[in-house]
RNA sequence: CAGAGUAGAAAAGACGCGUUAAGUGUUGCGGAAUGGGAUGUCGUCCGCAAACGAAAACAAAUAUUGUUGCGGUGUCUUUUCGCGUCCGUUG
Numbered sequence: 001c002a003g004a005g006u007a008g009a010a011a012a013g014a015c016g017c018g019u020u021a022a023g024u025g026u027u028g029c030g031g032a033a034u035g036g037g038a039u040g041u042c043g044u045c046c047g048c049a050a051a052c053g054a055a056a057a058c059a060a061a062u063a064u065u066g067u068u069g070c071g072g073u074g075u076c077u078u079u080u081c082g083c084g085u086c087c088g089u090u091g
Stems, first nucleotide, its partner, number of pairs: 001091003008081009017071003026050007036087005056068005
């Protein structure tokens, strides 16, 4: 001097969940983890409270089941992007 490596983000696919409304998203308060180590937030997650909010349709044979949709929906895999400071590490 250059590089590797995080939590995560986006896209695609698969399997699901909800549609009798959870989930997603917003605000406030509290907390947790987060390149190999330490520290850390305007990033991520968890809990509580508050406000806001939706796309259902069809078929069969009642309950229900199935199919197609819908939801700024969940998980996994792949690709791309990807730590502020100090130390370490590779060349």
RNAcentral holds the sequence, with entries from MGnify. THF (Tetrahydrofolate) riboswitch aptamer from a sheep gut metagenome, 91 nucleotides, folded computationally. Of the family's consensus pairs, 94% are formed in the model. Its mean pLDDT, the model's own confidence on a scale to 100, is 86.